A computed fold for an 87-nucleotide RNA from a Fimbriimonadaceae bacterium, annotated as c-di-GMP-I riboswitch aptamer.
It was read from a public genome assembly, where an Rfam model found it.
It matches the Rfam family "c-di-GMP-I riboswitch aptamer". Its family is annotated with cyclic-di-GMP binding in the Gene Ontology.
NCBI's taxonomy places the organism under Bacteria, Bacillati, Armatimonadota, Fimbriimonadales, Fimbriimonadaceae.
The coordinates come from a structure-prediction model, not an experiment, and the mean pLDDT is 79.
[in-house]
RNA sequence: ACGGAAAAAUGGCACGACGGAGGCGACUCCGAUCACGCAAAGCCACGGGUCUCGUUUAACUUCAAAUGAGAUCGCCGGGUUACCCAA
Numbered sequence: 001a002c003g004g005a006a007a008a009a010u011g012g013c014a015c016g017a018c019g020g021a022g023g024c025g026a027c028u029c030c031g032a033u034c035a036c037g038c039a040a041a042g043c044c045a046c047g048g049g050u051c052u053c054g055u056u057u058a059a060c061u062u063c064a065a066a067u068g069a070g071a072u073c074g075c076c077g078g079g080u081u082a083c084c085c086a087a
Base pairs, nucleotide, nucleotide: 012038013037016034017033018031019030020029021028022027036074042080043079044078046077047076048075049072050071051070052069053068054067055066056065057064
């Protein structure tokens, strides 16, 4: 230096609740406090899933399909960057 894969340590993020703001909406952002959890719960909408809005078709109690534009990376996969690091 490379591989390896534990333990511990320094820290990190922040589910949700609460207040405020933005959006038709899904949802997002900010904030004092609390902290569900996460070794990538850092980043990317590339593939899939789920969700929202619009249009068309079908149905006409119900419910579905296609398509366009969005949301979600703390739904999964993928890409990419990264702390410590024994035998």